[in-house]
RNA sequence: CAACGUUAAGGGCAAACCCGUUAAAAGACGGGGUCGCAAAGCCAUGGGCCUAAGGCUUGUAUAAGCUAUGGUUGCCAGGUUGCCGGU
Repeated sequence: CAACGUUAAGGGCAAACCCGUUAAAAGACGGGGUCGCAAAGCCAUGGGCCUAAGGCUUGUAUAAGCUAUGGUUGCCAGGUUGCCGGU
């Protein structure tokens, strides 16, 4: 320097669930919690997935369908930064 990471070591993060706040919702944030994670650090760029307030269409109407400008990086790819060195 590169690869690799199975109980090397020191640390890190925190799903479900519960409480609170927030949002139209999906979801997010804070506290508890600990299923898991070697990038479960960061970036919605591409695909996937979730939601549908607003908009559009249909309908006499209740309503139904479509739609991301809303989300998700703990779905995958890509970009970018990085701890340790038992191997």
The RNA shown here (c-di-GMP-I riboswitch aptamer) has 87 nucleotides and comes from Neomoorella humiferrea. The model forms 95% of the base pairs in the Rfam consensus. It matches the Rfam family "c-di-GMP-I riboswitch aptamer". A reference for the family is Weinberg et al. (2007), "Identification of 22 candidate structured RNAs in bacteria using the CMfinder comparative genomics pipeline", Nucleic Acids Res.